[in-house]
Molecule: transfer RNA
Organism: Candidatus Shapirobacteria bacterium
RNA sequence: GCCUGAAUAGCUCAGUUGGUAGAGCAAGCGUUUUGUAAACGCUAGGUCGUCGGUCCAAGUCCGACUUCAGGCU
Numbered sequence: 001g002c003c004u005g006a007a008u009a010g011c012u013c014a015g016u017u018g019g020u021a022g023a024g025c026a027a028g029c030g031u032u033u034u035g036u037a038a039a040c041g042c043u044a045g046g047u048c049g050u051c052g053g054u055c056c057a058a059g060u061c062c063g064a065c066u067u068c069a070g071g072c073u
Base pairs, nucleotide, nucleotide: 001072002071003070004069005068006067007066010025011024012023013022019056027043028042029041030040031039049065050064051063052062053061
């Protein structure tokens, strides 16, 4: 220098044919217990890497850039 993949909650990851974002763990609260842990229930937590474009509508499609991983030379 070129090619491919990835970037979504604190962490690990889903998200279908574009239709308005979820799970598990972690956190907080509650039930239970003499108490802790475990179990169960509830709650909160997101400008979906950045900037543009297409569209009535973009996490999803298109372009550029950034970062990370792998490969080729």